[in-house]
RNA sequence: CACGACAAAGGCAAACCCGCCGCGAGGCGGGGGCGCAAAGCCAGAGGUCUCGCCCAGCGAGAUGGCUCGGCCACCGAAA
Numbered sequence: 001c002a003c004g005a006c007a008a009a010g011g012c013a014a015a016c017c018c019g020c021c022g023c024g025a026g027g028c029g030g031g032g033g034c035g036c037a038a039a040g041c042c043a044g045a046g047g048u049c050u051c052g053c054c055c056a057g058c059g060a061g062a063u064g065g066c067u068c069g070g071c072c073a074c075c076g077a078a079a
Stems, first nucleotide, its partner, number of pairs: 003076002011036002016031006034065001040071003044068003047063007
């Protein structure tokens, strides 16, 4: 640098429920675990979703657990 075990120590936390915020997508906290070797961070490109105008298009926003990309990173079998 790269890789990912019937290893070890841990970590994160889907759906759903409760509370709060938001027009909304959705976010935050608590519970809860479907899963994850980057399910850590970043909205850069695309996709999807929301809102406004609403024909096309355009603008603003959401989604990092949709794809690609960038940055950082525990452990050390096999390649």
Molecule: c-di-GMP-I-GGC riboswitch aptamer
Organism: Solirubrobacterales bacterium